Transfer RNA from Rhexinema sarcinoideum, 71 nucleotides, folded computationally. The prediction has a mean pLDDT of 82. The organism belongs to Rhexinema, within Eukaryota.
RNA sequence: GCAGCUAUAGUUUAAUGGUAGAACACUUGACUUCCAAUCAGUAAGCGUCAGUUCGAUUCUGACUAGCUGCU
Numbered sequence: 001g002c003a004g005c006u007a008u009a010g011u012u013u014a015a016u017g018g019u020a021g022a023a024c025a026c027u028u029g030a031c032u033u034c035c036a037a038u039c040a041g042u043a044a045g046c047g048u049c050a051g052u053u054c055g056a057u058u059c060u061g062a063c064u065a066g067c068u069g070c071u
Stems, first nucleotide, its partner, number of pairs: 001070007010024004018054001027041004047063005
């Protein structure tokens, strides 16, 4: 220098253009003399900027970061 892959919640991850889902963690309540465990809930997310579309996490382009390969 070139090519490919990946980017979703604090973490691990689903979602083939039509209301973004789950587990763990945090937190609140119940239970308990207390803690743990268990049960019920709350909050928390589509890397950035554009484009296509009635509608984009999804399709296209550029950029950023990470990983891999070639020279």